Annotation: Transfer RNA from Nocardia bhagyanarayanae, 73 nucleotides, folded computationally. The prediction has a mean pLDDT of 84. RNAcentral holds the sequence, with entries from ENA.

RNA sequence: UGGGGCGUGGUGUAACCCGGCAGCACGGCGGAUUCUGAUUCCGUUGGUUCAGGUUCGAAUCCUGGCGCCCCAG
Numbered sequence: 001u002g003g004g005g006c007g008u009g010g011u012g013u014a015a016c017c018c019g020g021c022a023g024c025a026c027g028g029c030g031g032a033u034u035c036u037g038a039u040u041c042c043g044u045u046g047g048u049u050c051a052g053g054u055u056c057g058a059a060u061c062c063u064g065g066c067g068c069c070c071c072a073g
Stems, first nucleotide, its partner, number of pairs: 001072007010026004020056001027045006049065005
């Protein structure tokens, strides 16, 4: 420098191909239980890497950027 892949709460992961309320688990917080803690149970919290475009509607499609990884030189 060229080509390819990936980017979703604090963490892991689904939804993406084929556009329609972003789900699950762990974690955090509050409560119940307990002498205390752990376990268990109930409630709750927090997310689509950025900008633009298409569309009634974008995590998903298109363009560009950024970051990480792989391949080639």
It matches the Rfam family "tRNA". About the family: Transfer RNA (tRNA) molecules are approximately 80 nucleotides in length. NCBI's taxonomy places the organism under Bacteria, Bacillati, Mycobacteriales, Nocardiaceae, Nocardia.